A computed fold for a 114-nucleotide RNA from an Acidobacteriaceae bacterium, annotated as SAM riboswitch aptamer (S box leader).
The coordinates come from a structure-prediction model, not an experiment, and the mean pLDDT is 79.
The source organism's lineage runs through Bacteria, Pseudomonadati, Terriglobia, Terriglobales and Acidobacteriaceae.

[in-house]
């Protein structure tokens, strides 16, 4: 970096340096010198790999072995990611008088593959 799969309405901050942007991109709306964004130390949050357990398949003569597929735990110095706002809304489709609800794009993040 392509490409596939599966999540995206829930959860989770303090401090210490810096000092004006920042919420991916357009509009909007929001946060921001009461200190953003990023750094860098603790802290936490989830539960996607990993681990570990606990149930159902399936290969089988038969299995404690291998693959699947579904659930718990997070006390593992384990790999990633996350800690305003549904991904902050909205952009294209469908349905609707509206509100809205389904869908798709993009976009994040994590598994496989190349």
């Nucleotide at each position: 970096a392509u490409u596939u799969c599966a999540u995206g309405c829930a959860g989770a901050g303090u401090g210490g340096c810096u000092g004006a942007g920042g919420g991916a991109c357009g509009a909007g709306c929001c946060c921001u010198g009461u200190g953003a964004c990023g750094c860098c130390a603790c802290g936490g949050c989830a539960a996607c790999c990993g681990a570990u357990c606990c149930g159902g398949g399936a290969u089988c003569a038969u299995a404690u072995a291998u693959c699947c597929c579904g659930g718990g735990u997070g006390a593992c110095u384990g790999g990633u990611g996350c800690c305003a706002a549904c991904u902050c809304u909205c952009u294209c489709c469908u349905g609707g008088a509206a509100a809205c609800a389904g869908g798709g794009a993009a976009c994040a993040u994590g598994g496989g593959a190349u």